[in-house]
Molecule: Bacterial RNase P class A
Organism: Chloroflexota bacterium
RNA sequence: CAGGUUGGCCGGAUGGACGCGCGACUUCGGUCGCGAGGAAAGUCCGCACACCACAGGGCAGCACGCCGGGUAACGCCCGGAAGCGUGUAAACGCUUGGAACAGGGCCACAGAAAACAGACCGCUCCCUUCGGGGAGUAAGGGUGAAAAGGUGGUGUAAGAGACCACCGGCAGGCGCCGUAAUGCGUCUGGCCAGGCAACCCCCGUGCGGUGCAAGGUCAAGCAGGAGAGAAGCCUUCGGGCGGGAAGCACCCGUUUCCCAACCAUCUCCGGGUAGACCGCUGGAGCUUUGGGGUAACCCUCAGCCUAGAUAGAUGUCCAUCCAGGCGGGAUUCCCGCUGGACAGGAUGCGGCUUAUAGGCCAACCUGAUUU
Numbered sequence: 001c002a003g004g005u006u007g008g009c010c011g012g013a014u015g016g017a018c019g020c021g022c023g024a025c026u027u028c029g030g031u032c033g034c035g036a037g038g039a040a041a042g043u044c045c046g047c048a049c050a051c052c053a054c055a056g057g058g059c060a061g062c063a064c065g066c067c068g069g070g071u072a073a074c075g076c077c078c079g080g081a082a083g084c085g086u087g088u089a090a091a092c093g094c095u096u097g098g099a100a101c102a103g104g105g106c107c108a109c110a111g112a113a114a115a116c117a118g119a120c121c122g123c124u125c126c127c128u129u130c131g132g133g134g135a136g137u138a139a140g141g142g143u144g145a146a147a148a149g150g151u152g153g154u155g156u157a158a159g160a161g162a163c164c165a166c167c168g169g170c171a172g173g174c175g176c177c178g179u180a181a182u183g184c185g186u187c188u189g190g191c192c193a194g195g196c197a198a199c200c201c202c203c204g205u206g207c208g209g210u211g212c213a214a215g216g217u218c219a220a221g222c223a224g225g226a227g228a229g230a231a232g233c234c235u236u237c238g239g240g241c242g243g244g245a246a247g248c249a250c251c252c253g254u255u256u257c258c259c260a261a262c263c264a265u266c267u268c269c270g271g272g273u274a275g276a277c278c279g280c281u282g283g284a285g286c287u288u289u290g291g292g293g294u295a296a297c298c299c300u301c302a303g304c305c306u307a308g309a310u311a312g313a314u315g316u317c318c319a320u321c322c323a324g325g326c327g328g329g330a331u332u333c334c335c336g337c338u339g340g341a342c343a344g345g346a347u348g349c350g351g352c353u354u355a356u357a358g359g360c361c362a363a364c365c366u367g368a369u370u371u
Base pairs, nucleotide, nucleotide: 001367002366003365004364005363006362007361008360009359010358012321013320014319015318016317017316018315020035021034022033023032024031025030037342041353042352044351045350046349047348048347049211050210051209052208061207062206063205064204065203066080067079068078069077070076081096082095083094084093085092086091097202098201103200104199105196106195107194120141121140122137123136124135125134126133127132149167150166151165152164153163154162168192169191170189171188172187173186174185175184176183215278216277217276218275224269225268226267227266228265232241233240234239242259243258244257245256246255247254248253285304286303287302290299291298292297322340324338325337326336327335328334329333
């Protein structure tokens, strides 16, 4: 210098004009302050919080599963182990409770046979009517993703862990490093009779349900309930007093009937819709000092307050500038054009996943060149 791997960070800036949401103040004209994100997204996990249910425990169901640590918790994070794979490498990806002898189940096609067990060809022995048949054999061939450890020998009719030596695997014992997973060494055992637990199952751990439209307070209107409400009152029940309406009448008056209920309206009550308010944003908070730890993270000093809308505000335009891109001139530079992605709160928090133009930083790897 080029290419790459891993981790982290930024993700336009400033000013003006007109607007929007919330808060404070107001002389009611306004003024001032604050106003999206690294993912606010998907709503996939884990919590807080709220209500409901609940003596305790279990069954069922679901999730998780190497080891150690972190955390409020997690299926997340950090560190480590083993196996397999990719890459020259840095590094990355996948898998990992049961070493499938608790039990059940499955292993396509091919193949004779796919698992308490295997004879298709071949080989060996025997029989034979010479076509073949019977028995033995897992050494050789063939099929398959997978076929019963490998090499050499002994042995045998031919063979075979049947036996022996070495190698490999497995199990158990002992020792050593390590908290552990695990690793290393050594001894013993022919134990070598497959695989799948992402099929059921078994073991261990965790989980009561519903989600802020949780839930609570106040409470129009409509509907419901109770009452008041316009001339009734008294009574020995015969009536009396009083009132209203109608008829007659010039007037005094007189005759008849009625004096009930409902509605309008008002008051109260319980539940409660619209609506308003609380929940609601000061918190597992942010930035930092010092310390512990490989790290995740923890302890600690100091400072800060940083959206709370409710169909949902955070926008539009202009000016100047910046990273980057393109073109032209060119010696470092100049000019012109262009130009910033993904996206947007709705109770809060910790994660995961997905989207993201462009740029920056650090460590490491490979190649080339120079010293």